[in-house]
The part of an RNA shown here (large-subunit ribosomal RNA, domain VI) has 265 nucleotides and comes from Capra hircus.
Context: one part of a larger RNA
Formats: sequence, C1' cells, structure tokens
RNA sequence: CGCAAGAGCAUUGAGAGGAGCCCUCCUUAGUACGAGAGGACCGGGAGGGACGCACCGCUGGUGUACCAGUUAUCGUGCCAACGGUAAACGCUGGGUAGCCAAGUGCGGAGCGGAUAACCGCUGAAAGCAUCUAAGUGGGAAGCCCACCUCAAGAUGAGUGCUCUCAUGGAGUUAAUCCAGUAAGGUCACAGGUAGAUUACCUGUUAAUAGGCGCUAGGUGGAAGUCCAGCAAUGCAUGUAGCCGAGGCGUGCUAAUAGACCGAGG
Repeated sequence: CGCAAGAGCAUUGAGAGGAGCCCUCCUUAGUACGAGAGGACCGGGAGGGACGCACCGCUGGUGUACCAGUUAUCGUGCCAACGGUAAACGCUGGGUAGCCAAGUGCGGAGCGGAUAACCGCUGAAAGCAUCUAAGUGGGAAGCCCACCUCAAGAUGAGUGCUCUCAUGGAGUUAAUCCAGUAAGGUCACAGGUAGAUUACCUGUUAAUAGGCGCUAGGUGGAAGUCCAGCAAUGCAUGUAGCCGAGGCGUGCUAAUAGACCGAGG
C1' cells in the first nucleotide's frame, strides 16, 4: 500500500516445512521345512542405540562478587573489625535464579488410500493357451493422507462474532479536499519467562518494576561479649550472621504529565 467505511477478537486451510531410522532378546516353535546339520515366514511381547522436540522435580556443569576461607600489600590513627589491589573473580571451597547435558519426559502410531516391480482371477482376439485387449484383485522404508509446525499478499486477499457511527469547513448541491473526533491504536512511562533492533506480551478497574516483610534455597556458625587456655585457639550466646536473579504478600516509591494517529462508507 492492497484486501471498496473504520476497528478488535476468533477461525477455515490452498499451499509450505518437519518427522519417517535401526538393532537385540523372549514367545509362536526347536514348530513348518530338512536325511541331518540347521532352522523360519506370519503374529504377539520386552529392551536398547542413534536422531529429534521439550523441560530443570532428580544427577550434575556454569553461575565475574551470593557466602565462607586465605597469602602479600595499602588504607580507615592503633588493637580488633573492615575496605581496595594482585590482568578485567588474587587464589581456594561451595552455590540460588537463568542457561545447559552427561539429567528427565516424549516422538517416529495407522487392520487408511492409490500404486511400482512382481504375483493373481475371469477372459477373448487366435474353439487351445494367455494376469489384458473389455473387466477385476493382491502388492513397498517409496507416493497421497493421517502426526507436528507455519499459513488468506491464497491480489483467487476467504469465514464468524462484536464495537463505532451518519460532525464542521471548502467545493457547483457532486466528485473531491481540509480539519476535529468515535470504536480503536501509536508514542511516551513501569516492565517481561519476549527480544540484536524491530516485533510480541503484561501493566493505576494495578502487584508492572523497585523497596519492605515472610519464606524456599545458598553459605556454614557473624560482630560484640562471657568462659577455658601463657598463647595460637576453642566453646557458649546461636541452624548464628549475611545473601543477585526464586515464591508469597504489601500501594511505601515509580508507572506521571500528556501528545499524536484514526470512519462518515
């Protein structure tokens, strides 16, 4: 821009993409077959590999400042207690959310269709024969559908429901143009499990972000003080103190002030 007014929501599916795999064991059955050795089709059941999708309850990885320990050095006058730096975590031990796999769940189902090679039935031309000429069956990991995803710019622009309505001016009264609006939308604002930007989603008729309270979880027992010890240190107060992203709650702070677009068929 189009989809012959302007919008919001929900849909149909022309079409497109994805997936489609394999192995072992048990049973049927040591049956059919075979002199024996050996050893099935068909059908039923179980397990596994690779691949794919999703997720983080479990097992773990990461987790750049969440907790703790610790060396050197500098600083806060000193002790104690802390803070800075040590190549963008000084080193070390752990680790929430998120992300992830080595972890977990699921998938490749069809006693649907039409077929290929091939195997048939009936059957003439050609008194026979012949799957074919008329007619009519079976038959594949392949084709079409079925499964998952996208999809009406499918200009062939589809369908349903709901909302807004018949303002002002110019113009020849008309076509048309301009302006302010309606439903609605955009910007702006607070954000996000959404995201490079954009897009998408939520938000004052509010828990959207921060703060605060409680809590899950992490670290692992704070400072100060008492006690024991000459001291290093240990013990008690005390599952202590501290804590990024998680959960629940709470209007304390900020989502203000607003601006613009947008029909007259």
Source information: Its Rfam family is "Bacterial large subunit ribosomal RNA". Rfam links the family to the GO terms ribosome and structural constituent of ribosome.